The RNA shown here (Bacterial RNase P class A) has 343 nucleotides and comes from an Armatimonadota bacterium. A source record names the gene rnpB.
[in-house]
RNA sequence: GCUGCUGGCUGGGCGGCGGCUCCCCGCGAAGAGCGGGGGGAGGAAAGUCCGGGCUUCACAGGAGGCUGUGCUGGGUAACGCCCAGGCGUCCGCAAGGGCGACGGAAAGUGCCACAGAAACGCAAACCGCCCGUUUAGGGCAAGGGUGAAACGGUGCGGUAAGAGCGCACCAGCGUGCGCGUGAGCGCUCGGCUGGGCAAACCCCACAGGAAGCAAGGUCAAAUAGGGAGGGGAUGACGCGCUCCGCCGACCCUCCGGGUUGACCGCUGAAGGCUUCGCGUAAGCGAGUGCCUCAGAGAGAUCGCCGCCACGAACAGAACCCGGCUUACACGCCAGCAGCCCGC
Numbered sequence: 001g002c003u004g005c006u007g008g009c010u011g012g013g014c015g016g017c018g019g020c021u022c023c024c025c026g027c028g029a030a031g032a033g034c035g036g037g038g039g040g041a042g043g044a045a046a047g048u049c050c051g052g053g054c055u056u057c058a059c060a061g062g063a064g065g066c067u068g069u070g071c072u073g074g075g076u077a078a079c080g081c082c083c084a085g086g087c088g089u090c091c092g093c094a095a096g097g098g099c100g101a102c103g104g105a106a107a108g109u110g111c112c113a114c115a116g117a118a119a120c121g122c123a124a125a126c127c128g129c130c131c132g133u134u135u136a137g138g139g140c141a142a143g144g145g146u147g148a149a150a151c152g153g154u155g156c157g158g159u160a161a162g163a164g165c166g167c168a169c170c171a172g173c174g175u176g177c178g179c180g181u182g183a184g185c186g187c188u189c190g191g192c193u194g195g196g197c198a199a200a201c202c203c204c205a206c207a208g209g210a211a212g213c214a215a216g217g218u219c220a221a222a223u224a225g226g227g228a229g230g231g232g233a234u235g236a237c238g239c240g241c242u243c244c245g246c247c248g249a250c251c252c253u254c255c256g257g258g259u260u261g262a263c264c265g266c267u268g269a270a271g272g273c274u275u276c277g278c279g280u281a282a283g284c285g286a287g288u289g290c291c292u293c294a295g296a297g298a299g300a301u302c303g304c305c306g307c308c309a310c311g312a313a314c315a316g317a318a319c320c321c322g323g324c325u326u327a328c329a330c331g332c333c334a335g336c337a338g339c340c341c342g343c
Base pairs, nucleotide, nucleotide: 001339002338003337004336005335006334007333008332009331012308013307014306015305016304017303018302020040021039022038023037024036025035026034027033042314046325047324049323050322051321052320053319054212055211056210057209066208067207068206069205070204071085072084073083074082075081086102087100088099089098090097091096103203104202108201109200110197111196112195126144127143128140129139130138131137152170153169154168155167156166157165171193172192173190174189176187177186178185179184216264217263218262219261226255227254228253229252230251231250235247237245238244271291272290273289274287275286276285277284278283
């Protein structure tokens, strides 16, 4: 220098003019209006896929069912997320990266099509091999054949032929020791040696009530209607004029529901930045350190001009956070790997 890998940043800047929205101050009766000052989208605000806060409703306890998650350790409010590590597998010369349906098959049940002698029995023998009294009887499973898979594999020895029968190496299982919190790894010893499927039922561990800010709460007219109490006509009914009972248009007082509307919820929070400490890291803790950073309810963040390093992407908050996923133009920084060149 070129190419690549990993991690991170940025997401036009400055100035002028004019507008929009929210807050504060002043004038003002005022939440109208005017003047001044200040704040005003994102790394994904998106998809709404996970997890939580919050709210309302439901809810004795136990057991079971159902659903989800599933290597190990850690982080967290929590997660199906993140960090670190292990194992398997794939890609790359490498740096490094992708994926895992990576809990359990000595708890039990079940399945392993077709083919094949045999597919799960403390088995089995189609062609074969050997002994032999050669169509009896016996010993085998090397080789062939079937199959996705055939009862450890390869080789040497051994044998009548064979066989972990013996040995070496490899694979598995187990013992002992060491390392590691652990998943697991390394060494050693024992011939101990048939499998696979849990994306079949199942077993184990952990988690899970439902709906969502149009959640939910407060205030509260006009008009209409409801309930309670009181009054109540020259009114109705009871023989009904008096008296009494009962009904009663209408009037008064109180109460509750409720439409429109207003307010709260609403943004100061698992907040951001910074310094120090702990931790490999994710992250956690402390500070008599700093900051307040959209909060509407038809829903604001825009337009024009000039200059610079000009074709500038994807995209617009609506209760709030933590993640994941998807989209993204021009660029910038750090570390690492491979190759080339120069000294």
Its Rfam family is "Bacterial RNase P class A". It is annotated as a ribozyme. Rfam describes the family as follows. Ribonuclease P (RNase P) is a ubiquitous endoribonuclease, found in archaea, bacteria and eukarya as well as chloroplasts and mitochondria. The model forms 95% of the base pairs in the Rfam consensus. Its mean pLDDT, the model's own confidence on a scale to 100, is 77. The sequence is in RNAcentral, with records from ENA.